[in-house]
A computed fold for a 347-nucleotide part of an RNA from an uncultured bacterium, annotated as small-subunit ribosomal RNA, central domain. The RNAcentral record of the full RNA draws on ENA and SILVA.
Context: one part of a larger RNA
RNA sequence: UUGGGUUUAAAGGGUGCGUAGGCUGAAUAAUAAGUCAGUGGUGAAAUUCGGUGGCUCAACCAUCACACUGCCAUUGAUACUGUUAUUCUUGAAUUAAGUUGAGGUAUGCGGAAUGUGUUAAGUAGCGGUGAAAUGCAUAGAUAUAACACAGAACACCAAUUGCGAAGGCAGCAUACUAAGUUUAUAUUGACGCUGAUGCACGAAAGCGCGGGUAGCGAACAGGAUUAGAUACCCUGGUAGUCCGCGCCGUAAACGAUGAUUACUGGUUGUUGGCGAUAGACAGUCAGCGACUGAGCGAAAGCAUUAAGUAAUCCCACCUGGGGAGUACGUUGGCAACAAUGAAACUC
Numbered sequence: 001u002u003g004g005g006u007u008u009a010a011a012g013g014g015u016g017c018g019u020a021g022g023c024u025g026a027a028u029a030a031u032a033a034g035u036c037a038g039u040g041g042u043g044a045a046a047u048u049c050g051g052u053g054g055c056u057c058a059a060c061c062a063u064c065a066c067a068c069u070g071c072c073a074u075u076g077a078u079a080c081u082g083u084u085a086u087u088c089u090u091g092a093a094u095u096a097a098g099u100u101g102a103g104g105u106a107u108g109c110g111g112a113a114u115g116u117g118u119u120a121a122g123u124a125g126c127g128g129u130g131a132a133a134u135g136c137a138u139a140g141a142u143a144u145a146a147c148a149c150a151g152a153a154c155a156c157c158a159a160u161u162g163c164g165a166a167g168g169c170a171g172c173a174u175a176c177u178a179a180g181u182u183u184a185u186a187u188u189g190a191c192g193c194u195g196a197u198g199c200a201c202g203a204a205a206g207c208g209c210g211g212g213u214a215g216c217g218a219a220c221a222g223g224a225u226u227a228g229a230u231a232c233c234c235u236g237g238u239a240g241u242c243c244g245c246g247c248c249g250u251a252a253a254c255g256a257u258g259a260u261u262a263c264u265g266g267u268u269g270u271u272g273g274c275g276a277u278a279g280a281c282a283g284u285c286a287g288c289g290a291c292u293g294a295g296c297g298a299a300a301g302c303a304u305u306a307a308g309u310a311a312u313c314c315c316a317c318c319u320g321g322g323g324a325g326u327a328c329g330u331u332g333g334c335a336a337c338a339a340u341g342a343a344a345c346u347c
Base pairs, nucleotide, nucleotide: 004318005317006316007300008299012315014201015200016199017198021194022193023192025088026087027086028085029084030083031082033081034080035077036076037075038074039073040072041071042070050064051063052062053061054060091191092188093187094186095184096183097182098181099180100179103177104176105175106174107173108172109171110154114150115149116148117147118146119145120144125136126135162169163168206247207246208245209244210243211242215241216240220236221235222234223233258314261311262309263308265292266291267290268289269288270287271286272285273284274283295302296301320347321346322345329340330339331338332337
């Protein structure tokens, strides 16, 4: 390089935006760069292949022919690709009118629970476990009632639900803001798809500075258990968990399934529109699920939300196990680390 692959065997980038590049709808005309055909020139000789001949044969040599798949020029062809011009509406976008939702940001408010404090009333236990003990409690605990304060999370509704590019998003209200979708088919007229480098976002943990700290709770301490118990269980408890600003840039970041487009069976549930209607069913568009086929698959299974049509097109990645996501170097980071990423050796 050709070929083969990437749900689970090695392999889909965490996600988006987007530069270069690659690919790109319908019609007509022109052109003739790619493409195809003819002709001419050139493509040294030797070598190779084929024929014939010469050394007794052979190696070797001579000779003829082919070939040299290429390049240049020229004459044509015009289906496809390219270029140019004109046009189109189905792709794409816009517009108008609706509509949907835990989409995002900010601010305010709420009740339950928990903890603490004060007061009241009240007396000997409470708590915890498999059983206990540490712990709390006559300096009056636990349980009960009232009031006050604090921080964090939002029961029921709740769902195989919904929204978001992913991470993710759930009390209520308001403001600002993003998106999808439906109907109309009014406007533009291919404006599209993908996307190396790049940029942005990116759970949890962790880091820096400043706040906050109710509950929970790495570390740590004690009590148990045990042969031991640096654990599981219990009593405490610091970082952290929360907020603001700034880093980090990783996850089984999973559907272990990249994006886009077209086509290819049924049955059924559900979310949001349209439509229809007195109301409902049917129908239809966009999602989210279940079952079963053709087909595919090593099988499990997937199956109009494909893992089907070895479909189209672009990107990413894989090439035996270990060594190793290690070493070295480089880049980023405050650090922790992250990214890139071998080899010897060994089976």